[in-house]
Context: one part of a larger RNA
């Protein structure tokens, strides 16, 4: 000199952009952060309209709308947080073969015919609660056989094994128990082959300090066989052999998430790993599996432990390292805000619902950048301060005064872009189709959607009115005099100042530097 996720002291007008618990991976009140689908299913509470019975205010039926709960599907493995652990099972770079992959894309072949349950519900019992147990009824894209098998799998090559589910829209003949069958379109479902994406595994090289850590190792190193896994493998087991690593640093101890990057530097290098992006690990602590395409699963389950809470003392409930917020720790780090309008995600045919992801606003000069605090004229060099050799000098064109401007500010008026959609209605091209039904893929028009926000921005009016401080002035180092003090009080980064003329302490005037900041401390180059 440059840097910072900074803090502290004094001071503080505005805007844009960015960042904001580095400490206790300490404990957490409260609210929200993952749901969705009635076009998978049975079945409704309630509301509105109409009708029937009649006991005139109740029961039943039809239509429309329709909450909550339940079965079922998909998603809760993404998104969001943190860096405790980890020196290698991680990360980075370059390769590899023995693998899986929901949704998505392309291809091929199917989607036939049956069965038994169960929740909800009803009734009943137990319990303070959490919740649980009998009995009875019912549905499905829930569950299970049978049939079929182009691919697929197994095989002793003879053969053997294995699947599925329906729902919605429309309709000319034909049939009908008037529900529909049947045809067709769309979405699904099953098997399989490829792709894409994602994931698992292996190898090599690189990846902090200590040798005042020198030996380490028994599933240890290899083989055979078996088991296990999606898959290779001591991954596991039985048997056999006695190997394997290490001064090119094994083992141990300490420290630490890694990288793209960031800071510095001419570079080489050194330091760092906040924000943003990639990978990894973790989710109160330790362990375990279940489900699933995917987890050994932050807002899932089980066990143990610590802690907190409820209890009728028998037993139960919980996990902010999600967003806000609280206590505590600390030099120190924000609102219990608005919205799904945009982007993205989950579900859904769609409308849409959900989304503390995200988009925004709020707080604090924490940082970077920009703007302002006025401009011009103005000498009697006013008053006043300081100083003086008492002549003067200086603050100083500085002020006053006059003439302007209105950035910002205040008030008033206008007022965005960010919106592309989707759905609906009408027209239209292609395509499937028996079809001038209908659907699908497109195009055009109309209609309609903004949290921020009456914000940005624009226009007008008004007043120089409301807006400058901080540090330094002995040398390094730009900037000096007076008074006070008298080795005292004090200063100090280093050298050093102060003991009666202190440019070094304190105050004042002046000057220098930077400026909405300035200085100090810490930090790295």
């Nucleotide at each position: 000199g440059a840097u910072u996720g900074a803090a502290c002291g004094c001071u503080g007008g505005c805007g844009g952009c960015a960042g904001g618990c580095c400490u206790a991976a300490c404990a957490c009140a409260u609210g929200c952060a993952a749901g969705u689908c009635g076009a998978g299913c049975g079945g409704u509470a309630g509301a509105g309209a109409g009708g029937u019975g009649c006991u005139u205010g109740c029961a039943c039926c039809u239509c429309u709308u329709g909450a909550g709960a339940g079965c079922g599907g998909c998603g809760g493995a993404c998104g969001g947080g943190u860096g405790a652990g980890u020196a290698a099972a991680g990360c980075c770079u370059a390769g590899g073969a023995a693998u899986c992959u929901g949704c998505c894309u392309g291809g091929u072949a199917g989607u036939g015919g049956g069965g038994g349950a169960u929740a909800a519900c009803g009734c009943u019992c137990g319990g303070a609660a959490a919740c649980g147990g009998a009995c009875g009824c019912u549905a499905a894209u829930a569950c299970c056989g049978c049939a079929u098998a182009c691919g697929u799998c197994c095989u002793a090559c003879g053969g053997g094994a294995g699947a599925a589910a329906g729902c919605a829209g429309g309709g000319g003949a034909c049939c009908u128990u008037c529900g529909g069958g049947c045809c067709u379109u769309g979405c699904g479902c099953u098997a399989u082959c490829a792709g894409a994406u994602g994931a698992g595994c292996c190898u090599a090289g690189g990846u902090c300090g200590c040798a005042u850590u020198a030996g380490c190792u028994a599933g240890u190193u290899g083989g055979u066989g078996a088991g296990g896994u999606a898959a290779c493998g001591g991954c596991u087991c039985a048997c056999c052999a006695a190997g394997g690593c290490a001064a090119c640093g094994a083992u141990g101890c300490g420290u630490a998430g890694c990288c793209g990057a960031c800071c510095u530097g001419a570079g080489a290098g050194g330091g760092u790993g906040a924000u943003c992006g990639g990978c990894c690990a973790c989710a109160c602590u330790g362990g375990g599996a279940c489900u699933g395409a995917g987890a050994c699963a932050c807002g899932g389950c089980c066990c143990a432990g610590a802690c907190u809470c409820c209890u009728a003392c028998g037993g139960g409930a919980g996990g902010c390292a999600g967003c806000a917020g609280u206590a505590g720790g600390g030099a120190a780090u924000c609102u219990u805000c608005c919205g799904c309008a945009a982007u993205g995600g989950a579900c859904g045919a769609a409308a849409g619902u959900c989304u503390g992801a995200c988009g925004g606003a709020g707080c604090a000069a924490c940082g970077c950048c920009g703007c302002g605090u006025g401009a011009g004229u103005g000498a009697u060099g006013a008053a006043g301060g300081c100083u003086u050799u008492c002549g003067g000098g200086u603050c100083g064109u500085a002020a006053a005064a006059c003439u302007c401007u209105g950035u910002u500010g205040u008030u008033a008026g206008g007022g965005a872009a960010g919106a592309a959609c989707a759905a609906g209605u009408g027209c239209u091209a292609g395509u499937u189709g028996a079809a001038u039904a209908a659907g699908c893929u497109g195009g055009c028009a109309c209609c309609u959607u903004g949290a921020c926000g009456g914000u940005a921005c624009c226009u007008a009016a008004c007043c120089a009115g409301a807006a400058a401080g901080c540090c330094a002035c002995g040398g390094c180092u730009a900037a000096c005099u007076a008074c006070g003090u008298g080795c005292c009080a004090g200063c100090a980064g280093c050298c050093g100042c102060g003991g009666u003329a202190a440019u070094a302490c304190g105050u004042a005037g002046g000057u220098g530097g930077c400026a909405a900041g300035c200085g100090u401390u810490a930090u790295c180059c």